[in-house]
RNA sequence: GACCCUAUCGUCUAGUGGUUAGGACAUUAGGUUUUCAUCCUAAAAACCGGAGUUCGACUCUCCGUAGGGUCA
Numbered sequence: 001g002a003c004c005c006u007a008u009c010g011u012c013u014a015g016u017g018g019u020u021a022g023g024a025c026a027u028u029a030g031g032u033u034u035u036c037a038u039c040c041u042a043a044a045a046a047c048c049g050g051a052g053u054u055c056g057a058c059u060c061u062c063c064g065u066a067g068g069g070u071c072a
Stems, first nucleotide, its partner, number of pairs: 001071007010025004018055001027043005048064005
């Protein structure tokens, strides 16, 4: 330098153009317990950036950014 892949709550991850963006762990609050742990209930928490296509974009296209891989 060329090509390919990936980017979603704190972490891991699901998501076939119309979803209230879901789950697990973690966190916080409450319950239980003499206390802690366990267990139960609830809450908060996310689409890498910009542009385009579309009635409508996390999803499709382009350009970037970051990470990874192959080749040179």
RNAcentral holds the sequence, with entries from ENA and MGnify. This is a predicted structure of a 72-nucleotide RNA (transfer RNA) from a Candidatus Nealsoniibacteriota bacterium. Its Rfam family is "tRNA". The family's RNA type in Rfam is transfer RNA. Gene Ontology term of the family: triplet codon-amino acid adaptor activity.